[in-house]
RNA sequence: AUGACGGGCAAUGGGAGAGACUCCGGCAGGAGCGCCGAAGAAGCAAACCCCGUGGGCCGACCGGGGUGAAACUUUCAGGCAAAAAGACCGUUGCCCUGAC
Numbered sequence: 001a002u003g004a005c006g007g008g009c010a011a012u013g014g015g016a017g018a019g020a021c022u023c024c025g026g027c028a029g030g031a032g033c034g035c036c037g038a039a040g041a042a043g044c045a046a047a048c049c050c051c052g053u054g055g056g057c058c059g060a061c062c063g064g065g066g067u068g069a070a071a072c073u074u075u076c077a078g079g080c081a082a083a084a085a086g087a088c089c090g091u092u093g094c095c096c097u098g099a100c
Base pairs, nucleotide, nucleotide: 006096007095008094009093010092011091012090013089014088019033021032022031023030024029034080035079036078040076041074042073043072047067048066049065050064051063052062
């Protein structure tokens, strides 16, 4: 059960940070320097597991490896007026699952 909790998709609303920096006439784009973290991407703590040394055996210690989260870290990508994008949150609809 006229569908709890949870998950996916779509629409819609909200949504931070950091130079409207300099040069190429302006936007875009490129180069240079300085910055940001909330698309994406990457990294690992505890814990657990495995192996090794040692030892009569088990364990602890020590060393190595595996699994292992984020809004933390990196700043590759992206971004630093507006626009676009934007993790996350709200509302609505559709779909999956199935009981608090």
Glycine riboswitch aptamer from a Bacillota bacterium, 100 nucleotides, folded computationally. The model forms 91% of the base pairs in the Rfam consensus. Its mean pLDDT, the model's own confidence on a scale to 100, is 82.